[in-house]
RNA sequence: AACGAUAAAGGCAAAGCCAUCGAAAGAUGGCGGCGCAAAGCCUCGGGUCUAAAGCUCAUGGGGAAAAGAGCCAGGACAGCCGGGCUGCCGAAC
Numbered sequence: 001a002a003c004g005a006u007a008a009a010g011g012c013a014a015a016g017c018c019a020u021c022g023a024a025a026g027a028u029g030g031c032g033g034c035g036c037a038a039a040g041c042c043u044c045g046g047g048u049c050u051a052a053a054g055c056u057c058a059u060g061g062g063g064a065a066a067a068g069a070g071c072c073a074g075g076a077c078a079g080c081c082g083g084g085c086u087g088c089c090g091a092a093c
Stems, first nucleotide, its partner, number of pairs: 003090002011036002016031006034079001040085003044082003047077004054071004
């Protein structure tokens, strides 16, 4: 440098439940423990989710507004994939 064990020490924590925040996706804390060798950190590329603003369509009606559909600024997910930065341990190869 690479690799990752029925190793040792330590670490993180899915679903679910409770509380708080948020329009939502979701986040934070507690319980919990499915899993994780980067499940530590960063939205740079893709993806997924959301869409209170904006645009378009449809509806409506004298005209508008609201409710509906699509797109989307923006937002979320680093435990979706890739990339960047950092890092504990040391059997085998």